[in-house]
The part of an RNA shown here (large-subunit ribosomal RNA, domain VI) has 255 nucleotides and comes from Candidatus Azobacteroides pseudotrichonymphae. Taxonomically the source falls in Azobacteroides (SeqCode) (Bacteria, Pseudomonadati, Bacteroidota, Bacteroidales). It matches the Rfam family "Bacterial large subunit ribosomal RNA". Rfam links the family to the GO terms ribosome and structural constituent of ribosome.
Context: one part of a larger RNA
RNA sequence: CGCAGGAAAUUUGAGGAGGGCUGACACUAGUACGAGAGGACCGUGUUGGACAGACCGCUAGUGUGCCAGUUGUUCCGCCAGGGGCAUUGCUGGGUAGCUAUGUCUGGAAUUUAGGAUAAGUGCUGAAAGCAUCUAAGUACGAAACCGUCUCCAAGAUUAGAUUUCCAUAUAAGGGUCGUUGAAGACUACGACGUAGAUAGGCUGUAAGUGUAAAGGUGGCAACAUCAUAGCUGAGCAGUACUAAUUACCCAAAUG
Numbered sequence: 001c002g003c004a005g006g007a008a009a010u011u012u013g014a015g016g017a018g019g020g021c022u023g024a025c026a027c028u029a030g031u032a033c034g035a036g037a038g039g040a041c042c043g044u045g046u047u048g049g050a051c052a053g054a055c056c057g058c059u060a061g062u063g064u065g066c067c068a069g070u071u072g073u074u075c076c077g078c079c080a081g082g083g084g085c086a087u088u089g090c091u092g093g094g095u096a097g098c099u100a101u102g103u104c105u106g107g108a109a110u111u112u113a114g115g116a117u118a119a120g121u122g123c124u125g126a127a128a129g130c131a132u133c134u135a136a137g138u139a140c141g142a143a144a145c146c147g148u149c150u151c152c153a154a155g156a157u158u159a160g161a162u163u164u165c166c167a168u169a170u171a172a173g174g175g176u177c178g179u180u181g182a183a184g185a186c187u188a189c190g191a192c193g194u195a196g197a198u199a200g201g202c203u204g205u206a207a208g209u210g211u212a213a214a215g216g217u218g219g220c221a222a223c224a225u226c227a228u229a230g231c232u233g234a235g236c237a238g239u240a241c242u243a244a245u246u247a248c249c250c251a252a253a254u255g
Stems, first nucleotide, its partner, number of pairs: 001155001005166007015152004021049007033038001051106005059100004066093005071086006114146002120140004173250004177193005198243003201239005207232003215226004
């Protein structure tokens, strides 16, 4: 821009893409078959591998937010306690998020039979008194084909359908702008904008770290203890304290 008024939702599916893998073991059954040795079809179940998708409750990582320990040096006048720098100084842990090595799921099913087929196997059957799967007719038959399953999909210009809203001029609706997000390069998409929990703050808390400082007590002291402390808390909840102000723009026709 189009889809002959303007919108908001919900959809159909022309068409396209994906998927499609496979082992072992057990039962059937030591049966059929076979002198024996050996040893099935068909059917059923169990459990794997590789691959793919999703997720983070478990396990395991990361986690330059967080907590603790510790070395050197420098600064806060000194002690004590701290800050800076040294690869995040080094080390031990670790929430959220993101992950795989972790977990779940998938390849299917189709009443015993999805459809139509290939090679192949037939039935009936003439030409050709026989025979013949083929000539007429008719039945089966494969991971391939068309479907079934998952995803995209009306620019499918053949531009589809349904429901609702607005038609008395700015209306329905959308945008700008702002607070933002498990969304994100930007854009887009989603939530919210005071009739408000959208983000921050605050309060509490799951959780992390591991018992802060100061002081008391015990000990010559290191240290122990009062004390599951203190700090943090990307998660969860509550709370208008702060910021989402006021507002502006676009937007409907021939008859």